Record summary:
This is a predicted structure of a 72-nucleotide RNA (transfer RNA) from a Candidatus Levyibacteriota bacterium. The coordinates come from a structure-prediction model, not an experiment, and the mean pLDDT is 80. The RNAcentral record of the sequence draws on ENA. Its Rfam family is "tRNA". By type it is a transfer RNA.
RNA sequence: GCCUCUGUAGCUUAACGGAUAAAGCGCUGGUCUUCGGAACCAGUAAUGCGGGUUCGAUUCCUGCCAGGGGCG
Numbered sequence: 001g002c003c004u005c006u007g008u009a010g011c012u013u014a015a016c017g018g019a020u021a022a023a024g025c026g027c028u029g030g031u032c033u034u035c036g037g038a039a040c041c042a043g044u045a046a047u048g049c050g051g052g053u054u055c056g057a058u059u060c061c062u063g064c065c066a067g068g069g070g071c072g
Stems, first nucleotide, its partner, number of pairs: 001071007010025004018055001026044006048064005
């Protein structure tokens, strides 16, 4: 340099182009407990950046950025 895949809460993953982006772990508060843990209840926080297509984009197209793999 070329090809290819990936990028979503703190982490690991979901989401035919369509209701308020879902869940587990984590974290915070509460109940419980002598304390802690466990359990239960409530809360917390995310689509890498910029354009385009579309009535509507996490999804499709495109340019960058970052990472993995392959080729030279």